[in-house]
Formats: sequence, C1' cells, structure tokens
RNA sequence: GGGCACGUGGCGGAACUGGCAUACGCGUAUGGUUGAGGGCCAUAUGCCGCAAGGCUUGGAGGUUCAAAUCCUCUCGUGCCCA
Repeated sequence: GGGCACGUGGCGGAACUGGCAUACGCGUAUGGUUGAGGGCCAUAUGCCGCAAGGCUUGGAGGUUCAAAUCCUCUCGUGCCCA
C1' cells in the first nucleotide's frame, strides 16, 4: 500500500425485508425476606434537563416519509495479501 471482518447504555449482547434503538443477561439503586450476611423476591435503571422536552448505534456527510441497517469519506481494532 491492497483486501476482508468488526465498532450499539457502566459491561456482555440482540434488533427479521430499512419501520417502537438499547430486547435479554450482568451490574447498580431502593424495598421485602433474615438476628446479620449471602441467596431469593419486587420495583427501577441509556445520556442531558426541575419539568416540558431534547440527544444517542466510533466520527462526518448523503439517500429516504423513515437509517444501527443502504451509499461515500474517515478513525480505531483484528485477520489476510504484498
């Protein structure tokens, strides 16, 4: 230098043919149970905001009524070729 794969909440990891982003699990918070702890059970839990609302799939653009998903450029990681 060329090619391929991957990048999504705090972590792992889904998302079909482009159609509710964050299902599910872990973790965390609060409460219950217990003498106490663990375990178990219930509820909540992406980010900003008092709220209304806004933002968010590595980054930037584009296509589209609508993009994690399609296109272009770019960054990072891994592998292959030279």
The RNA shown here (transfer RNA) has 82 nucleotides and comes from a Candidatus Omnitrophota bacterium. The sequence was found in a public genome assembly. It matches the Rfam family "tRNA". By type it is a transfer RNA.